[in-house]
Transfer RNA from a Treponemataceae bacterium, 73 nucleotides, folded computationally. The same sequence occurs in records of 2 taxa.

RNA sequence: GCCUUUAUAGCUCAGUCGGCAGAGCGCAACCUCGGUAAGGUUGAGGUCGGCGGUCCGAUUCCGCCUGAAGGCU
Numbered sequence: 001g002c003c004u005u006u007a008u009a010g011c012u013c014a015g016u017c018g019g020c021a022g023a024g025c026g027c028a029a030c031c032u033c034g035g036u037a038a039g040g041u042u043g044a045g046g047u048c049g050g051c052g053g054u055c056c057g058a059u060u061c062c063g064c065c066u067g068a069a070g071g072c073u
Stems, first nucleotide, its partner, number of pairs: 001072007010025004019056001027043005049065005
């Protein structure tokens, strides 16, 4: 220098062949217990990496940039 994959909640990851963003763990409050752990209920937490394009509408499709992983030279 070129190619491929990848970026979504604090962490690990789903997701939608374009139409309301989710799970587990974690966190907070409450219930339960004599108390702790375990268990139960409820809740908070996201401009879906950035900038543009297409579209009535983009987390999803396209281009560029940035970060990460891998390959070739």